Background
Small-subunit ribosomal RNA, central domain from an uncultured prokaryote, 350 nucleotides, folded computationally. It matches the Rfam family "Bacterial small subunit ribosomal RNA". Its family is annotated with ribosome and structural constituent of ribosome in the Gene Ontology. RNAcentral holds the full RNA, with entries from ENA. Model confidence (mean pLDDT): 90 of 100.
[in-house]
Context: one part of a larger RNA
């Protein structure tokens, strides 16, 4: 190579978009390149098979066949692949009427706490612990109240709800803006699907420069604890956390489950639509259609479990895996501003 495999044993790229390439509905015709028959030519010989001679047998030698599954070529055949021709409409789309929704982005606003800060009232503790100190306070705190400032999150609603491809999204308004779903009915007419390279987003932490700084808080610092305590507890406290703009590009980026299609018992919830019914306007019922759950059947698993949102039966692509440490490391390469990421081994060892 030919296998077998990827929740949990090793293995699904963090998600997108798409180039190339695979692979591709339905009905005609046409063509014959794949494919299939059929003839000639070749495919040395020796080896190897089979059938037979010959050394007393063998090994060894030797006639004959077949066989050399291959390549040319040359004529057939035309389902199915490809290629064309015409058309279709069940895949995809596009138009119209509608629907929910933390979907993105920008601007501009609420109030409820914290913290400060001016002023009242008030007086001797506050605060914190498992118990204390460390800290704050007679230069009047801690608690009340009145007003101002400033940041940075949005309580209740709030839900195994909702949206987004993931990463992620939550007070209201406005205004640009992307995606789904739904009804019927027109349109285009295979436009599709996957997807190596490619490029685009992508949590937190990190850098870069400016701005900002209320809480919280690596680092430090002090108080405790302790044999010790470079830690859990406590009192403070800087980077950060925030904003703008570039940067990094990774995570137990998780449903540890790649993406599209099709089939294959059912019960119960939820949430967007859409239709019907009827006691009638319900907090009702059946029907179907889109997501998100619980439960189970058959079937599948090593067992857990899955179980129409498959880990079930099947097709199409892409990625990945291949005993353990070594090691996701060295080195070169590619990116970075740096940390560092990516590609990716080997000695040697059990």
């Nucleotide at each position: 190579c030919u296998g077998g495999g990827c929740g949990u044993a090793a293995a699904g790229c963090g998600c997108g978009c798409g180039u190339a390439g695979g692979c591709g509905g339905u009905u005609u015709g046409a063509u014959c390149a794949g494919u299939c028959g059929g003839a000639u030519g070749u495919g040395a010989a020796a080896u190897g098979c089979c059938c037979g001679g010959g050394c007393u047998c063998a090994a060894c030698c030797u006639g004959g066949g077949a066989a050399c599954u291959g390549c040319a070529c040359u004529u057939g055949a035309a389902a199915c692949u490809g290629u064309u021709u015409a058309a279709c409409u069940a895949g995809a789309g596009u138009g119209u009427g509608g629907u929910a929704g933390a979907g993105g982005g920008a601007a501009g606003u609420g109030g409820a706490a914290u913290u400060u800060c001016c002023g009242g009232u008030g007086u001797a503790g506050c605060g914190g612990u498992g118990a204390a100190a460390u800290g704050c306070g007679u230069a009047g705190a801690u608690a009340u109240c009145u007003g101002g400032a400033g940041g940075a999150a949005c309580a209740u609603c709030a839900g195994u709800g909702g949206c987004g491809a993931a990463g992620g999204c939550g007070g209201c308004u406005u205004c640009c803006u992307g995606g789904a779903c739904u009804a019927a009915c027109a349109c285009u007419g295979a436009c599709g699907c996957u997807g190596a390279g490619g490029u685009g987003c992508g949590a937190a932490a990190g850098c870069g420069u400016g701005g900002g700084g209320a809480g919280c808080a690596a680092a430090c610092a002090g108080g405790a604890u302790u044999a010790g305590a470079u830690a859990c507890c406590c009192u403070g406290g800087u980077a950060g956390u925030c904003c703008a703009c570039g940067c990094c590009g990774u995570a137990a980026a998780c449903g540890a489950u790649g993406a599209g299609a099709a089939c294959u018992a059912g019960a119960c919830g939820u949430u967007g639509g859409g239709a019907a019914g009827c006691u009638u306007a319900g907090a009702c019922u059946u029907c179907u259609u889109g997501g998100u759950g619980u439960c189970g059947u058959a079937g599948c698993u090593a067992a857990c479990g899955c179980g129409a949102u498959a880990a079930g039966u099947u097709c199409u692509c892409c990625g990945c895996c291949u005993g353990g440490g070594g090691a996701g490391u060295a080195c070169g390469g590619c990116c970075g501003c740096a940390a560092g990421g990516u590609u990716a081994a080997a000695a040697c060892u059990c």